[in-house]
């Protein structure tokens, strides 16, 4: 060097192909209900520059284009 797959909340993953209205869910935190207490069950609430710039477009997580990063095949 080259091809290919992935980066979305502390962690883990849905959407992306086929653009659309306030990014969903699962663990975790915190707060309440429930218990004599704790576990478990339930309700609620914090918490995201969607790896970076860029660009197309009314409108981007989603397309284009470059760049970091992992991770796997080739040489």
């Nucleotide at each position: 060097g080259g091809g290919c797959g992935g980066g979305u909340a502390g962690c883990c993953u849905a959407g992306c192909c086929u653009g659309g209205a306030u990014a969903g869910g699962g663990c975790g935190g915190c707060g309440g209900c429930c218990u004599c207490c704790u576990a478990a069950g339930c309700c609620g609430c914090a918490g995201g520059u969607c790896a970076u710039g860029g660009g197309u477009u009314c409108a981007a997580a989603u397309c284009c284009c470059a760049u970091c990063c992992c991770g796997c095949c080739c040489g």